The prediction has a mean pLDDT of 76. The RNA shown here (Glycine riboswitch aptamer) has 92 nucleotides and comes from an uncultured Rhizobiaceae group bacterium.
Parts: sequence; C1' cells; structure tokens
RNA sequence: GGGCCGUCAGCGGGAGAGCGUGGUUCAAAAUGAACUGCCGCCGAAGGUGAAAACACCCAUAAUCUCUCAGGCAAAAGGACCGCUGAUGGAAU
Repeated sequence: GGGCCGUCAGCGGGAGAGCGUGGUUCAAAAUGAACUGCCGCCGAAGGUGAAAACACCCAUAAUCUCUCAGGCAAAAGGACCGCUGAUGGAAU
C1' cells in the first nucleotide's frame, strides 16, 4: 500500500398494511387535539421461536416464523443496500 472482517459519522436509495369505527376530556360551536374501547390488517426498528451450517452438543443465527412491542394518508420512523471519511482487528 492493496484485499478481508467490524464500529462510528455524513450523503443517497429504501417495502407492506385503515386518513376504519364508538366513547371520554379540552374546546362557545365547528374544525381540531389528547386518552381510550372494538373490528380489520402489515413486517423491515426492537423482541420471540429456530431452518441451514458447524461430525455431535453448547453457542451463534436468515429477508424464515410469531405479531409482544411497533406500524397501517402525508410527514416521521425504517431492516437493508451503495458511496465517502475516521477508526479497530486478523492474516498476507
């Protein structure tokens, strides 16, 4: 110096499914806001389970699974992907 595996920061991309309905409070009323019941859905924050792999076990663990949490106009959030910069590790 190049490649490999991580962490952090910036930038760009980034899906699905209800602007469902009842109640209470605030509000002069309307609009609206907060909380909450019921019905129907979604999976890509997080979390549960564990397919495959590792001889076996343990452990780890998928974009699979569940839907606890979260979400179902827009905004926000968003797994993950790409680029740039900083930094750490193993080997060569």
It matches the Rfam family "Glycine riboswitch aptamer". From the family's description: This family represents the bacterial glycine riboswitch.
The sequence was found by an Rfam model in a public genome assembly.